A computed fold for a 72-nucleotide RNA from an uncultured Verrucomicrobiales bacterium, annotated as transfer RNA. The coordinates come from a structure-prediction model, not an experiment, and the mean pLDDT is 82. Rfam family: tRNA. Rfam classes the family as a transfer RNA.
[in-house]
RNA sequence: GGGUUCAUAGUUCAAUGGAUAGAAUGUCGGUUUCCGGUACCGAAGAUCUAGGUUCGAUUCCUAGUGAGCCUA
Numbered sequence: 001g002g003g004u005u006c007a008u009a010g011u012u013c014a015a016u017g018g019a020u021a022g023a024a025u026g027u028c029g030g031u032u033u034c035c036g037g038u039a040c041c042g043a044a045g046a047u048c049u050a051g052g053u054u055c056g057a058u059u060c061c062u063a064g065u066g067a068g069c070c071u072a
Base pairs, nucleotide, nucleotide: 001071002070003069004068005067006066007065010025011024012023013022018055027043028042029041030040031039048064049063050062051061052060
């Protein structure tokens, strides 16, 4: 250089164009406890960037950025 896969919560992962983007774990608050842990209840927290298609985009298309793999 060429090809290919990927980018979503702090972390690990879901979501085949349509209802409030969901779960586990972590964080915070509450109940429980003499205190802590465990357990239970609740809360906050995310779609890499810029365009395009569409009534509607995490999803489809283009370009860019970053990461992995193959190849020269």